[in-house]
Predicted 3D model of an 88-nucleotide RNA (c-di-GMP-I riboswitch aptamer) from a Bacillota bacterium. Of the family's consensus pairs, 100% are formed in the model. It was read from a public genome assembly, where an Rfam model found it. Its mean pLDDT, the model's own confidence on a scale to 100, is 87. Its Rfam family is "c-di-GMP-I riboswitch aptamer". Rfam describes the family as follows. GEMM was predicted in a large-scale screen for bacterial structured RNA regulatory elements. Its family is annotated with cyclic-di-GMP binding in the Gene Ontology.
RNA sequence: UCCCGAUAAAGGCAAACUUGUCGAAAGGCAAGGACGCAAAGCUACGGGUCUAACGGUGCAUAACACCUAUGAUCGCCGAGCAGCCGGA
Numbered sequence: 001u002c003c004c005g006a007u008a009a010a011g012g013c014a015a016a017c018u019u020g021u022c023g024a025a026a027g028g029c030a031a032g033g034a035c036g037c038a039a040a041g042c043u044a045c046g047g048g049u050c051u052a053a054c055g056g057u058g059c060a061u062a063a064c065a066c067c068u069a070u071g072a073u074c075g076c077c078g079a080g081c082a083g084c085c086g087g088a
Base pairs, nucleotide, nucleotide: 003087004086005085012037013036017032018031019030020029021028022027035075041081042080043079045078046077047076048073049072050071055067056066057065058064
């Protein structure tokens, strides 16, 4: 360095839900809270998934429906980068 992960130790993160806030939404952030996590650390690069504001199509228009990522998700998978404790 790779690999491995314990009824060990040190430390870490924080699902649902609630409140506040930003956002059209998905969702983000902060506080509370713990379902879980050995990368649940970072990067949307590939795939997946979610949303559909702007735009487009249908309709005479509106409403409505459908399409569309430039939006979101790294706690969906892969990839890249970098990391703590130990080898019981």